[in-house]
This is a predicted structure of a 544-nucleotide part of an RNA (large-subunit ribosomal RNA, domain I) from a termite gut metagenome. Rfam family: Bacterial large subunit ribosomal RNA. Gene Ontology terms of the family: structural constituent of ribosome and ribosome. The full RNA is in RNAcentral, with records from SILVA. Its mean pLDDT, the model's own confidence on a scale to 100, is 85.

Context: one part of a larger RNA
RNA sequence: GGCGCAUGGGGGAUGCCUUAGGCUCUCGAAGGCGAAGAAGGACGUGAUAAGCUGCGAAAAGCUGCGGUAAGGAGCAAAUAUCCUUAGACCCGCAGAUCUCCGAAUGGGGCAACCCAGUAUCCGAAGAGGAUACUACACUGUGUAUAGCGGUGGGCAAACCGGGGGAACUGAAACAUCUAAGUACCCCGAGGAAAAGAAAACAAAAGUGAUUCCCUGAGUAGCGGCGAGCGAACGGGGAGCAGCCCAAACCGGAAAUGUCGAGGCAUAUUCCGGGGUUGUAGGACUGAGAGAUGGCAUCAAGACAAGGAAGUGGAACGGACUGGAACGUCCGGUCGCAGAAGGUGACAACCCUGUACACGAAUCUUUAUUUUGAGCCUAUCAGACUCCUGAGUAGUGCGGGACACGAGAAAUCCUGUAUGAAUCGACGGGGACCAUCCCGUAAGGCUAAAUACUUCCGAGAGACCGAUAGCGAACCAGUACCGUGAGGGAAAGGUGAAAAGAACCUCGCACAGAGGAGUGAAACAGACCCUGAAACCAUGCGCCU
Numbered sequence: 001g002g003c004g005c006a007u008g009g010g011g012g013a014u015g016c017c018u019u020a021g022g023c024u025c026u027c028g029a030a031g032g033c034g035a036a037g038a039a040g041g042a043c044g045u046g047a048u049a050a051g052c053u054g055c056g057a058a059a060a061g062c063u064g065c066g067g068u069a070a071g072g073a074g075c076a077a078a079u080a081u082c083c084u085u086a087g088a089c090c091c092g093c094a095g096a097u098c099u100c101c102g103a104a105u106g107g108g109g110c111a112a113c114c115c116a117g118u119a120u121c122c123g124a125a126g127a128g129g130a131u132a133c134u135a136c137a138c139u140g141u142g143u144a145u146a147g148c149g150g151u152g153g154g155c156a157a158a159c160c161g162g163g164g165g166a167a168c169u170g171a172a173a174c175a176u177c178u179a180a181g182u183a184c185c186c187c188g189a190g191g192a193a194a195a196g197a198a199a200a201c202a203a204a205a206g207u208g209a210u211u212c213c214c215u216g217a218g219u220a221g222c223g224g225c226g227a228g229c230g231a232a233c234g235g236g237g238a239g240c241a242g243c244c245c246a247a248a249c250c251g252g253a254a255a256u257g258u259c260g261a262g263g264c265a266u267a268u269u270c271c272g273g274g275g276u277u278g279u280a281g282g283a284c285u286g287a288g289a290g291a292u293g294g295c296a297u298c299a300a301g302a303c304a305a306g307g308a309a310g311u312g313g314a315a316c317g318g319a320c321u322g323g324a325a326c327g328u329c330c331g332g333u334c335g336c337a338g339a340a341g342g343u344g345a346c347a348a349c350c351c352u353g354u355a356c357a358c359g360a361a362u363c364u365u366u367a368u369u370u371u372g373a374g375c376c377u378a379u380c381a382g383a384c385u386c387c388u389g390a391g392u393a394g395u396g397c398g399g400g401a402c403a404c405g406a407g408a409a410a411u412c413c414u415g416u417a418u419g420a421a422u423c424g425a426c427g428g429g430g431a432c433c434a435u436c437c438c439g440u441a442a443g444g445c446u447a448a449a450u451a452c453u454u455c456c457g458a459g460a461g462a463c464c465g466a467u468a469g470c471g472a473a474c475c476a477g478u479a480c481c482g483u484g485a486g487g488g489a490a491a492g493g494u495g496a497a498a499a500g501a502a503c504c505u506c507g508c509a510c511a512g513a514g515g516a517g518u519g520a521a522a523c524a525g526a527c528c529c530u531g532a533a534a535c536c537a538u539g540c541g542c543c544u
């Protein structure tokens, strides 16, 4: 020096575990918060108080009501001092308070700061102080740019509608095409949104708003007929709900015109009645009716059932082993409860619970119902005068959407240029024409079935088990990095119980070690379960 064995050190793999951890779902509930100042923060607040949590100068809290209960003053020990059966602490409901910043809104500003105006009050006060108000936009009222009132603004995970809108990529290159109307940006809304009550489909038979699912079907088609894109009719389900204006006509008010001052008129405006459709309907004239039925609107009440604290809730003992019985043996019990968790090892019968039954002064949800308010609702005949959505439909040119790339290209939207008809009418049925059939555009509203999950409750898993699972099981979006946008960790485990090692010795020692003591165990001693390997040391053996 090498190899081997052993004993230690070192290190933290492995196994086991999982405290308020995470992931993916299911059911229910909720689906918003905000000028009555949010979300998010700054600064404070404790007897002592750095952090977290709570709270706000009334500051780990104040008041009332309800529940529960013998202890309590959060995490979090200790000391001190207090509270509490006259009910504290804790839990629920409703209130009060709620600094400063932040939409931030009196003005300003480098957020958490600076400086004002007006009114009232305190004050001897031209000092000083207290309280309230003072942003902007739109809007109602109003003569008003006065005053008084209303609304908005900002935040929030996804879902939704609209306005804009890529590229990588694929086509084995690439330009039409694709990716994709995706990502992303902007605006807006709701608990859903959007769509929606036929100018629809269909085809000689019929259907009867919209939405969603299954099918039709990877079909018909579209397509450098490449890559790819990709319906509909029909059928089966979920869920079902239908309505209101504009106009004709009648009336009122205003304005304007005219006037013989009584009125009359209207390409004017507003309001009320009327009226709402395609087998056309309505106005109009006449008759008749004011009944019946309904509501998706609002308020109050009754009752019921949920939710927001809670209450009751069956049944086991002995012996043995052991540190400990939940184990084993013996003998029992309950079960509408043998879900689960805990307890010194594996517990239906020890504890919390579970099945089941019950419970609210207060708040809240839903259903039913009552009352009130509000709103809607009809017929017959005649007549053929009037009305039935215009810069619209359509057309030319240019684009876009439709599964459909200009194509034989219908249909829908519209930038530009044009531009009808008026019920003897008009649109559509995939060029176009005729017959036939279906419908009535150019105004509007509309639950449910559907989408999503930041948050709340209950639960589930051939999901993870600390290099996994969220980035984060732990004081994590922290430490740290970056001018910034932004990036972004590591880090769990003593023991059943702190019983966390009194006391002694060595030592400079609050380091460390050795005794002693606790404990089942201390090679469980806080760098604490197990404790692999690399690596280091010591002893021994063999070889050189």
Base pairs, nucleotide, nucleotide: 001543002542003541004540005539006538007537008536009535015529016493017492021464022463023461024460025459026458027457028456030453031452032155033154040101041100042099043056044055045054047079051075052074062095063094064093065092066091067090071083072082073081106115107114108113116134117133118132119131120130121129122128136152137151138150139149140148141147159190160188161187162186163185164184170177174224200207201206211238212237213236214235215234221229222228242445243444244443245389249273250272251271252270253269254268255266256265257264258263278423280388281387282386283385284382285381286380287379293376294375295374297373298372299371300370301369302368304366305365306364307363308362310358311357312356316331317330318329319328320327332349333348334338340352341351342350394418395417396416397415398414399413400412401411404430425440426439427438428437429436480487481486500528503515504514505513506512